[in-house]
Context: one part of a larger RNA
């Protein structure tokens, strides 16, 4: 366990596909399960609730009445559900013309920056901090020119901008490829929504097998700070951070806001279609679909605040919560190489 809730008080699954399963648009005929009307049996008896009656009254009890909201069975209704036929196009999808995008995979090039490596020029510092030292430099450093390696990121365009289910996407070009988004026209005809379980995809950091290593920097050396300083500031520096492949499966995986439909004042602004007016043409400016934000009414809300992108009004589905600690802990099961991850309690105690 009814109920009432899940932005911030306990609550929305990290995300989507899709099994079962639950709901599902418009007409017409049909059936009669579900629903509805009646009829008929049944529904022991005490009990319970009227009524009346018996112990002196009550408790208790008799005797009648209702009740017993059930369940069969027969007949009977068809508006809803549902099944069974038939038919529709508005919801759903295909084809056609066009768009817009850091949407994903691979392979290829580029340029600025850093190191580092050669050599030129040059000399006594140079670095670095609150101030300092370690730290590097006469075996020539810092600077400053040329040459040459290497790896990781892509200044500026850059946005309140755009893509994408999330996770997340950023230098160019090539190839393959997912999704959308607008006009209209033409077909299919309800093919539709969610989704227990499943399955898959999921930052970062860690793992395993092998590259790769410029910068940066857990850990770990030193140098300062300071009673102290296992830190914060500095010199150094392994993993790692990059690549292929495999594993992990978690994060404040956040809009802290599940997913689908529909309705419910506006205003502004920007992104990408269409349409109209005007133009010589572009603009401006009208209306209009889709996305992105900001203000804001009605309503909602404990307040803060949401407010056609809803936390407003409803309906469909799924997950979720139910005092705080003890605890996401023990045990159990799975699942992983391990780390650990999923399920997830109880004593006790305020």
């Nucleotide at each position: 366990u009814u109920g009432g809730g899940c932005g911030u008080a306990a609550a929305g699954g990290g995300c989507a596909c899709g099994u079962a399963g639950g709901c599902g648009g418009u007409u017409c005929g049909g059936u009669a399960a579900g629903u509805c009307g009646a009829a008929u049996g049944u529904g022991a008896a005490a009990u319970c609730u009227c009524a009346u009656g018996g112990c002196u009254u009550a408790a208790c009890u008799g005797u009648g009445a209702a009740a017993c909201u059930g369940c069969g069975u027969u007949c009977g209704a068809a508006a809803c559900u549902a099944c069974c036929g038939a038919a529709c196009u508005u919801g759903a999808g295909u084809a056609c013309u066009g768009g817009a995008g850091a949407g994903g995979u691979a392979u290829g090039c580029g340029g600025a920056a850093u190191u580092c490596c050669u050599g030129g020029u040059g000399u006594a510092g140079c670095g670095g901090u609150g101030g300092a030292a370690u730290g590097c430099g006469u075996g020539g450093a810092u600077a400053u020119c040329a040459g040459g390696a290497a790896g990781a990121a892509c200044a500026c365009c850059a946005g309140u901008g755009g893509c994408a289910a999330a996770g997340g996407c950023g230098g160019c070009a090539u190839a393959c490829u997912g999704g959308c988004c607008a006009a209209g026209u033409a077909c299919u005809g309800a093919c539709g929504c969610u989704g227990a379980g499943g399955u898959g995809c999921g930052a970062a950091a860690g793992c395993g097998u092998g590259g790769g290593g410029a910068g940066c920097a857990a850990a770990c050396g030193g140098g300062a700070u300071u009673a102290g300083a296992u830190a914060c500031c500095c010199c150094g520096g392994u993993a790692g951070u990059c690549c292929a492949c495999g594993c992990u499966g978690u994060a404040a995986a956040c809009g802290a806001u599940g997913g689908g439909u529909a309705c419910u004042a506006g205003g502004u602004u920007u992104u990408g279609g269409g349409g109209g007016u005007c133009u010589c043409a572009a603009c401006c400016c009208c209306c209009u679909c889709a996305g992105a934000g900001c203000c804001g009414c009605a309503g909602c809300u404990a307040a803060c605040g949401c407010a056609u992108u809803a936390a407003g009004u409803a309906c469909c589905c799924c997950g979720c919560c139910u005092g705080g600690g003890g605890a996401g802990u023990a045990c159990g099961g799975u699942c992983g190489c391990a780390a650990g991850g999923c399920u997830g309690a109880a004593a006790c105690u305020c």

Predicted 3D model of a 350-nucleotide part of an RNA (small-subunit ribosomal RNA, central domain) from Candidatus Aegiribacteria sp.